[in-house]
Context: one part of a larger RNA
RNA sequence: CUGGGCGUAAAGCGCACGUAGGCGGCAAGUUUAGUCAGAGGUGAAAUCCCGGGGCUCAACCCCGGAACUGCCUUUGAUACUGGCUAGCUAGAGUCCGGAAGAGGGUGGCGGAAUACCCAGUGUAGAGGUGAAAUUCGUAGAUAUUGGGUAGAACACCAGUGGCGAAGGCGGCCACCUGGUCCGGUACUGACGCUGAGGUGCGAAAGCGUGGGGAGCAAACAGGAUUAGAUACCCUGGUAGUCCACGCCGUAAACGAUGAGUGCUAGUUGUCGGGCAGUAUACUGUUCGGUGACGCAGCUAACGCAUUAAGCACUCCGCCUGGGGAGUACGGUCGCAAGAUUAAAACUC
Repeated sequence: CUGGGCGUAAAGCGCACGUAGGCGGCAAGUUUAGUCAGAGGUGAAAUCCCGGGGCUCAACCCCGGAACUGCCUUUGAUACUGGCUAGCUAGAGUCCGGAAGAGGGUGGCGGAAUACCCAGUGUAGAGGUGAAAUUCGUAGAUAUUGGGUAGAACACCAGUGGCGAAGGCGGCCACCUGGUCCGGUACUGACGCUGAGGUGCGAAAGCGUGGGGAGCAAACAGGAUUAGAUACCCUGGUAGUCCACGCCGUAAACGAUGAGUGCUAGUUGUCGGGCAGUAUACUGUUCGGUGACGCAGCUAACGCAUUAAGCACUCCGCCUGGGGAGUACGGUCGCAAGAUUAAAACUC
C1' cells in the first nucleotide's frame, strides 16, 4: 500500500459543536469539464516479450514484430457525475396551538436524622465485638425531656419511570434558561449528512487561593486477631468530602456496540402526545421514547434481532502476534501530580 476487520478475540476518539475536505433529494434547460467511442500525432534507442538469424552451444550479439497499458489534438455521444440558469417539496428548518420532564443556572424556604452546647430528670454503667480491649463515664456518662447552634444529605413518593450529547441530574418554591415530543400544514426551498485539524463540555480523585467543617474518612495513632498482620474487625482521627473562583482532562467515561439515512415478520409491558369508538374505564389506531421475548437474516459461538450485531449507502476514528510498552526519547500542555503524541533494541 492492498485486503480483512473493530459487542466479548487486536480495534469506536468520553461527548458534542464545527473549519477544510468527502458525500448529497425531485424535475427541466444549458455546457461538455469528468466519462465513453472513432480518427490522427506522439510515446528516442537500448532493455523486457514473441519470431528468425550469427559466434561449435550458451552467455552475448544482429534483424523483424509486438509492446511501451501514457500524453496531446480533433470529431462525435449526452445516460450518469460536475459547472451554470430557472423551478419543485417528500430531506432540513421556520411559524401557530398544545404536552411531559431529577435538563441547566441563581436565590430563598422546609422537615427528619446526626453532632456539639445549655438546662432538667436520673444513676452506674455506656460503647464496641466472634469474643474482647483501646475509648467515654461519679468532675455525673449512656438513657430521657426542653431549648439553642452547625454542616451535609434530601426517607416515603421511586418505577429495566423521566430528562440530558456525554459526564450526569432526585425535598419544596420563585426567577432566568436549553432541548424534546405531538397536532396543524401557513412559510423558506436542499438551506442537508459527516467531519482531519480546531474549539467547548467532561465522574471521582488530585492541585492553587480564600472560606466552611456536622457526619464520613485515605494518611496516622492505639486496641484486637495472627506465627507475623505495615490488613480484614474495633476506638480515635488529619487531608479530603461542602462553597466560591481558577486548574487538571482522566475512568470498566460501558450498550466494552461512532454519527446519519433508507429498507426488512410479529407478540407483550411501560412513559409522553394525537385521532376514533365507547364511555369514565377501556378498546382500536397512529407518532415519539424506554424494556422483555421472538421470525427472517447475521454470528466462531455466546448472542443480536425495526433501539440490529440483518440488508445497503455516506463520512469520520481505530486495529494488524505476545512481551518490551501505553514505556524511553523528543514535541505540546500542566503549578505539580501527570496528561497527550509515541518508538526501538532485545525476546518468545

The prediction has a mean pLDDT of 88.
Small-subunit ribosomal RNA, central domain from a wastewater metagenome, 348 nucleotides, folded computationally.
The RNAcentral record of the full RNA draws on SILVA.
Its Rfam family is "Bacterial small subunit ribosomal RNA". Rfam links the family to the GO terms structural constituent of ribosome and ribosome.